[in-house]
RNA sequence: UGAGUCGGCCAGGUGGCCGCAGCACGGACCGCAAUUGCGGGAUCGUGUUGAGGAAGGUCGGGACUCCGCAGAGCGGGGUGCUGGCUAACAGCCAGUCGGGGCGACUCGCAGGACAGUGCCACAGAGAACAGACCGCCGAUGGCGGGUCCUCGGAUCCGCACAGGUAAGGGUGAAACGGUGCGGUAAGAGCGCACCAGCGACCAGGGUGACCUGGCCGGCUCGGCAAACCCCACCCGGAGCAAGGCCAAGCGUGGGAAACGGGCUGCUCGCCCGCCCUCCGAGAGGGGGGCAUUCCCCAGGUAGGCCGCUCAGAUGGAUGGCCACCCAAGCCCGCAAGGGCUGGACAGAAUCCCGCCUACAGGCCGACUCACCGU
RNA sequence: CGGGGAGUGGCGCAGCCAGGUAGCGCACGUGCUUUGGGAGCACGCGGUCGGGAGUUCAAAUCUCCCCUCCCCGA
Numbered sequence: 001u002g003a004g005u006c007g008g009c010c011a012g013g014u015g016g017c018c019g020c021a022g023c024a025c026g027g028a029c030c031g032c033a034a035u036u037g038c039g040g041g042a043u044c045g046u047g048u049u050g051a052g053g054a055a056g057g058u059c060g061g062g063a064c065u066c067c068g069c070a071g072a073g074c075g076g077g078g079u080g081c082u083g084g085c086u087a088a089c090a091g092c093c094a095g096u097c098g099g100g101g102c103g104a105c106u107c108g109c110a111g112g113a114c115a116g117u118g119c120c121a122c123a124g125a126g127a128a129c130a131g132a133c134c135g136c137c138g139a140u141g142g143c144g145g146g147u148c149c150u151c152g153g154a155u156c157c158g159c160a161c162a163g164g165u166a167a168g169g170g171u172g173a174a175a176c177g178g179u180g181c182g183g184u185a186a187g188a189g190c191g192c193a194c195c196a197g198c199g200a201c202c203a204g205g206g207u208g209a210c211c212u213g214g215c216c217g218g219c220u221c222g223g224c225a226a227a228c229c230c231c232a233c234c235c236g237g238a239g240c241a242a243g244g245c246c247a248a249g250c251g252u253g254g255g256a257a258a259c260g261g262g263c264u265g266c267u268c269g270c271c272c273g274c275c276c277u278c279c280g281a282g283a284g285g286g287g288g289g290c291a292u293u294c295c296c297c298a299g300g301u302a303g304g305c306c307g308c309u310c311a312g313a314u315g316g317a318u319g320g321c322c323a324c325c326c327a328a329g330c331c332c333g334c335a336a337g338g339g340c341u342g343g344a345c346a347g348a349a350u351c352c353c354g355c356c357u358a359c360a361g362g363c364c365g366a367c368u369c370a371c372c373g374u
Numbered sequence: 375c376g377g378g379g380a381g382u383g384g385c386g387c388a389g390c391c392a393g394g395u396a397g398c399g400c401a402c403g404u405g406c407u408u409u410g411g412g413a414g415c416a417c418g419c420g421g422u423c424g425g426g427a428g429u430u431c432a433a434a435u436c437u438c439c440c441c442u443c444c445c446c447g448a
Stems, first nucleotide, its partner, number of pairs: 001370010012325007020050008029040004052345001056356002059354005064239004076235005081095005096110001097108004111230002116228002118224003133169002135165003140162002142159007177195006196220002198217002201214005243306004252298004257293002259273005274289003278285002326343001328341005375447007384400004394431001402418005424440005
């Protein structure tokens, strides 16, 4: 100098004018009391406060509230390497293992596939303790032929019928370790050496996940659990439109009194008042339901208050204009410079801790690689 | 503000739970039938499975994150 990795910070600034919301004080106005007081708001003035790193998505938790709840289990859901932090979490910090990068660094829902069940399409001969299509062999048995001979065999050649084979070809995401030597009829961990993996044991280090080393076993064992499942741990449900308090009018329910009539001379007390239905010619009687006026009570509705916050609304404020400066973009100009445009994502509604997503640009710090110079 | 659900041809829906071929009806096109039309019959066209990542050999399907739409709660 160039390329990059990680972490943190800012989110235009200053001044002026006009406006919005909350609170405090003061004035005017209104209402009640009567003058010193209390209360009110579509009022005026002054002071003060007034969005974010994500306020967003509502993904994971918690506070808070109501409902439910003897205890335990089943069922259901969630989490899933280890240690720690936290009120809790799928979060954070440090580490282990695995993948990527030359590196700084980064990514990982990262327990168990010899507890069981299930799946592995198509292609391919064969897809899970597999398989014989081509190929190789055909030692052994079989068939055919030749030679020899003591006529029963010996030996040689051929066929590829039985059979052997997992080295090679081919298919596939995946074909039951790799290389070499030996071995064999041809082959094969069949044997051996080295390498890779797995498992058992031992020693050392670490809290642990795990790591390092030794030794043994030819053990060679496929993948999928973000398939069911197993193991370990955790989990009641709903959510501020939760919920709590006050509470009109109409209506509902309950209670008491009054009014009219009857029983009676009066008081107390009891019954009736309206409607429907049954019996009866009717008067009247029986059964069922309802009710006049006023007052009180109860639940609950409208409405109000709280929940609600040093931003704190309850149709929801946090805005606009001007001047200068800073960053950015465009145009003119050889250049100095000039002109124009004009601030990313986005905006609180109970609060808090995290995660994720969106974002113009700028600043700072640490580190890595390449090249050059000393 | 809170809670729940759905995105698959032009339209309405299956398939998703338990991964491997995307299918059905209407519509559209061509042909047959008919004097012609409709109906019917046969054949066909047409799908980034809302978008992006991940798991897997393989994703419409399983997991995560976004986008859009719908419904419910005073």
Predicted 3D model of RNase P RNA and transfer RNA as a complex of 448 nucleotides. Rfam match: Bacterial RNase P class A. By type it is a ribozyme. From the family's description: Ribonuclease P (RNase P) is a ubiquitous endoribonuclease, found in archaea, bacteria and eukarya as well as chloroplasts and mitochondria.